[in-house]
RNA sequence: GCCAGGGUGGUGUAGUGGUUAGCAUAUCUGCCGAGCAAGCAGGAGACCCAGGUUCGAGUCCCGGCCUUGGUA
Numbered sequence: 001g002c003c004a005g006g007g008u009g010g011u012g013u014a015g016u017g018g019u020u021a022g023c024a025u026a027u028c029u030g031c032c033g034a035g036c037a038a039g040c041a042g043g044a045g046a047c048c049c050a051g052g053u054u055c056g057a058g059u060c061c062c063g064g065c066c067u068u069g070g071u072a
Base pairs, nucleotide, nucleotide: 001071002070003069004068005067006066007065010025011024012023013022018055027043028042029041030040031039048064049063051061052060
């Protein structure tokens, strides 16, 4: 250089073009408890960038950036 996969809360990930973007873990608050852990209840927190298609885009398309693998 070329080809392919991927980019979504702090981390790991799910997500048929249409419902409030889900789950686990972490974190915060409360309950419980002598206290800690565990458990229970609740909260905050995310779609890589820019453009296009569409009534509607995390999802489809073009271009970039980053990353993983393959290839000479």